Description:
This is a predicted structure of a 72-nucleotide RNA (transfer RNA) from a Candidatus Berkelbacteria bacterium. The organism belongs to Candidatus Berkelbacteria, within Bacteria. The sequence was found in a public genome assembly. It matches the Rfam family "tRNA".
RNA sequence: CGGGGAUUGGCCCAGCGGUAGGGCGCCGGCUUCGGGAGCCGGAGGUCGUGAGUUCAAAUCUCACAUCCCCGA
Numbered sequence: 001c002g003g004g005g006a007u008u009g010g011c012c013c014a015g016c017g018g019u020a021g022g023g024c025g026c027c028g029g030c031u032u033c034g035g036g037a038g039c040c041g042g043a044g045g046u047c048g049u050g051a052g053u054u055c056a057a058a059u060c061u062c063a064c065a066u067c068c069c070c071g072a
Base pairs, nucleotide, nucleotide: 001071002070003069004068005067006066007065010024011023012022013021018055026042027041028040029039030038048064049063050062051061052060
């Protein structure tokens, strides 16, 4: 320098144009002598950044950033 992939709550992932979900973790309750396990409920996300397309974008397009792989 060229090509490809990844980026979504604290962590790991799903979602592939139409109100953003799950597991773990966290908080509260039930249970227990207490803790753990189990059950119930809850909080937590401007979807890496900026722009464009669209009635509508996490999703499509472009640029940039960070990380990984391949090639030179």